[in-house]
RNA sequence: GGAGUAAGCUGGACAGCCGCAUCCCCUGGGGGAUGAGGAAAGUCCGGGCUUCGCAGAGCAAGGGCGCCGGUUAACGGCCGGUAGAGGCGACUCUAAGGAUAGUGCAACAGAAAUAAACCGCCUGCAUCCGCAGGUAAGGGUGGAAAGGUGGGGCAAGAGCCCACCGUCCUGCCGGUAACGGCGGGAGCCAUGUAAACCCCGCCCGAAGCAAGGCUGACAGGAACGCAUGGGGCUGCUCGUCCCGUUCCGAAAAGGCCGCAUGAUGCUGUUGGCGACAACAGACCAAGACAGAUGGCUGUCCACGACAGAACCCGGCUUACAGGCUUGCUCCCAUA
RNA sequence: UCCUCGAUAGCUCAGCGGUAGAGCAUCCGGCUGUUAACCGGAGGGUCGUUGGUUCGAAUCCUACUCGGGGAG
Numbered sequence: 001g002g003a004g005u006a007a008g009c010u011g012g013a014c015a016g017c018c019g020c021a022u023c024c025c026c027u028g029g030g031g032g033a034u035g036a037g038g039a040a041a042g043u044c045c046g047g048g049c050u051u052c053g054c055a056g057a058g059c060a061a062g063g064g065c066g067c068c069g070g071u072u073a074a075c076g077g078c079c080g081g082u083a084g085a086g087g088c089g090a091c092u093c094u095a096a097g098g099a100u101a102g103u104g105c106a107a108c109a110g111a112a113a114u115a116a117a118c119c120g121c122c123u124g125c126a127u128c129c130g131c132a133g134g135u136a137a138g139g140g141u142g143g144a145a146a147g148g149u150g151g152g153g154c155a156a157g158a159g160c161c162c163a164c165c166g167u168c169c170u171g172c173c174g175g176u177a178a179c180g181g182c183g184g185g186a187g188c189c190a191u192g193u194a195a196a197c198c199c200c201g202c203c204c205g206a207a208g209c210a211a212g213g214c215u216g217a218c219a220g221g222a223a224c225g226c227a228u229g230g231g232g233c234u235g236c237u238c239g240u241c242c243c244g245u246u247c248c249g250a251a252a253a254g255g256c257c258g259c260a261u262g263a264u265g266c267u268g269u270u271g272g273c274g275a276c277a278a279c280a281g282a283c284c285a286a287g288a289c290a291g292a293u294g295g296c297u298g299u300c301c302a303c304g305a306c307a308g309a310a311c312c313c314g315g316c317u318u319a320c321a322g323g324c325u326u327g328c329u330c331c332c333a334u335a
Numbered sequence: 336u337c338c339u340c341g342a343u344a345g346c347u348c349a350g351c352g353g354u355a356g357a358g359c360a361u362c363c364g365g366c367u368g369u370u371a372a373c374c375g376g377a378g379g380g381u382c383g384u385u386g387g388u389u390c391g392a393a394u395c396c397u398a399c400u401c402g403g404g405g406a407g
Base pairs, nucleotide, nucleotide: 001331002330003329004328005327006326007325008324009323010322012300013299014298015297016296017295018294020035021034022033023032024031025030026029037306041317042316044315045314046313047312048311049208050207051206052205056238057237058236059235062204063203064202065201066200067081068080069079070078071077082096083094084093085092086091097199098198102197103196104193105192106191118139119138120135121134122133123132124131125130147165148164149163150162151161152160166188167186168185169184170183171182172181173180174179212257213256214255215254220248221247222246223245224244229243230242231241232240233239264285266281267280268279269278270277271276336406337405338404339403340402341401342400345359346358347357348356353390361377362376363375364374365373383399384398386396387395
């Protein structure tokens, strides 16, 4: 200097004039404070909160997760590690339990896809055509054909035997564990597929701020039933609770609350590889309801991308012009 | 705010893991004095897009885009 890789910040700024919304103070009218995002988006997850009168246990159905450990209110998130795969490397990816609980599927090709012989090799018969037996090492088909390489043995072959790998069982050591290292032995093993049905382990009530309250505010009628009954929690059982249940109508619109003090954010210290946790401190950071932040001028400049809260928060995914910072890896050149 | 369904030939639709079909339309030929009808043949496909599972994906799974319906 170039090429990469991991993490983070920002995403226009300053000044003036006028104009918006909420809250507070003073009262003809003024003043002050605050005022969209890293994704506010998708609605893919998890919760807080509210209701189902207040609670509970079990079962079924349905759904979610799936290597180990940690973190969290919780998660399918995040952090760290193990195994496998990719990369020269820094690093990245994994929907990572079980095929010996059982069932299903593997088209075409191929002799054969649950026990296999087309070519080939060997032995015997034979004039030829060929026939009988043995074989599964070689060839062919295929994504996958009775573990792989080398040697011995055999009529020719085969884990038939041996050595080294691989697989399974087992002992010791290290590690919380997944797992790894060293050693011994062996029937030397009947393919793959579970994002096929399924098995195993763990977890999960339902509905949702348009939830739900107060006010506005007050009259009914009909049907069924009346404790041997009718309902709620609940899909079922146990249990428990209430006396009604269903339909039509009467008014509902509107107003107020919920509505922002948070499992939050900011600063510091301590512990931890880290995610994160504990302690201390300062502070109050948008709450609209046809829906608030816009216009003009000047200067700087990155010449301005994706794009606007509607109950709140922790994540994931997707979109994004440009600018800045730090660590690490590889290549080239020079000293 | 939430729930649900779909995207395949020019058009309307089937296809439910084994390599894409039907009807209509288009073109060509036959038949007919000519046309239609009828008969035969031919062409036409990124299966919305992306990545993954699997030997193999229109079909199974994830993410994204577009369109429709419903509740409140």
This is a predicted complex of two RNAs, RNase P RNA and transfer RNA, with 407 nucleotides together. Rfam match: Bacterial RNase P class A. Rfam links the family to the GO terms ribonuclease P activity, dimeric ribonuclease P complex and tRNA processing.